[in-house]
Transfer RNA from a Promethearchaeia archaeon, 74 nucleotides, folded computationally.
The RNAcentral record of the sequence draws on ENA.
The coordinates come from a structure-prediction model, not an experiment, and the mean pLDDT is 85.
Lineage of the source: Archaea > Promethearchaeati > Promethearchaeota > Promethearchaeia.
Its Rfam family is "tRNA". Rfam links the family to the GO term triplet codon-amino acid adaptor activity. By type it is a transfer RNA. Rfam's curators write: Transfer RNA (tRNA) molecules are approximately 80 nucleotides in length.
C1' cells in the first nucleotide's frame, strides 16, 4: 500500500448477528460481622457506549468519513 479484528463506568468484559429501559465481575464508598482489620454478607452510586454525520419513530447496535490499538499479507 492491501486486508482483518477491536474501541462501551476507574480496570476488564456482555449486550450488536435478530435495533426497543446499557448489564455482569473487580476495586472504590456506605452498612453488617470482627476488639481491630482481611475474608463473608448487604446496599447504593459511577456509562454523552472512541469523534462526526447519514437512516430511522427509535441507534452501544445498520450504513459512511475519521482517529486510535493490534494481527495477516506485501
Nucleotide at each position: 500500500g492491501g486486508g482483518g479484528a477491536c474501541u462501551u463506568g476507574g480496570c476488564g468484559c456482555a449486550a450488536c448477528c435478530u435495533g426497543g429501559u446499557a448489564g455482569c465481575g473487580c476495586a472504590g464508598c456506605a452498612g453488617g460481622c470482627u476488639c481491630c482489620a482481611g475474608a463473608c454478607c448487604u446496599g447504593a452510586a459511577g456509562g454523552u457506549u472512541g469523534a462526526g454525520g447519514g437512516u430511522u419513530c427509535a441507534a452501544u447496535u445498520c450504513c459512511c468519513u475519521c482517529a486510535g490499538u493490534c494481527c495477516c499479507c506485501a